[in-house]
C1' cells in the first nucleotide's frame, strides 16, 4: 500500500434496565343526600302481628394512605444487547497478500 471482516453513523424491529403512571393486595373511608341488619323509641292493630326507621354494627362507592411481587401501557444516546437493511467520506481494530 491492496483485499476481506468488525466497530463507530443512520433506519426498522425485538428483548432487557431505569423512571414516574395505572391495575392487583391491605388499611382507612359516607352525621344527612349508599346497601344490609336494625337495640331503644315511634306509628298502625281489640289482639295476633305488621310498617317505617334514629343510634350502633357490617359491607362497601368516590377519595386518601402503605410496601414488595406480578400485570399493562408510556418515556429515555438506558444497554452502545440481539436481528435485518442502509452508509462505507473519516476514525479505531482483526486477518491476509505484497513492497521497503
Nucleotide at each position: 500500500g491492496g483485499c476481506c471482516g468488525g466497530g463507530u453513523u443512520c433506519u426498522g424491529u425485538g428483548c432487557g434496565a431505569c423512571g414516574g403512571g395505572a391495575a392487583c393486595u391491605c388499611c382507612u373511608g359516607a352525621a344527612c343526600c349508599g346497601u344490609g341488619u336494625c337495640a331503644g323509641g315511634u306509628c298502625c292493630u281489640g289482639a295476633c302481628g305488621g310498617a317505617a326507621g334514629c343510634a350502633g354494627c357490617a359491607c362497601u362507592a368516590a377519595g386518601g394512605g402503605a410496601a414488595a411481587c406480578u400485570u399493562c401501557a408510556c418515556g429515555u444516546g438506558u444497554g452502545c444487547c440481539g436481528c435485518a437493511g442502509a452508509g462505507g467520506c473519516g476514525c479505531c481494530u482483526g486477518g491476509u497478500c505484497u513492497g521497503a
A computed fold for a 100-nucleotide RNA from Effusibacillus dendaii, annotated as Bacterial small signal recognition particle RNA. Model confidence (mean pLDDT): 78 of 100. Taxonomically the source falls in Effusibacillus (Bacteria, Bacillota, Bacilli, Alicyclobacillaceae). Its Rfam family is "Bacterial small signal recognition particle RNA". It is annotated as a non-coding RNA gene.